[in-house]
RNA sequence: GGGUGGUUAGUUCAGGGGGAGAACGUCUGCUUGACGUGCAGAAGGUCACUGGUUCGAAUCCAGUACCACCCA
Numbered sequence: 001g002g003g004u005g006g007u008u009a010g011u012u013c014a015g016g017g018g019g020a021g022a023a024c025g026u027c028u029g030c031u032u033g034a035c036g037u038g039c040a041g042a043a044g045g046u047c048a049c050u051g052g053u054u055c056g057a058a059u060c061c062a063g064u065a066c067c068a069c070c071c072a
Base pairs, nucleotide, nucleotide: 001071002070003069004068005067006066007065010024011023012022013021018055026042027041028040029039030038048064049063050062051061052060
């Protein structure tokens, strides 16, 4: 330098045009003598960035950045 895949909650990930989600973690309450377990609830996201397409973009297209792998 070229190619492929990836970037979504604190972590691991799903979601591939119209509601942003799961598990674990965090916080609060109940339970316990206390911790843990269990139960109920809550908070937490500019969906990497910029632009484009579209009535509408996390999702499609282009570019940029970063990560992994392959080729040279």
The RNA shown here (transfer RNA) has 72 nucleotides and comes from a bacterium. Rfam family: tRNA. By type it is a transfer RNA. The sequence is in RNAcentral, with records from ENA.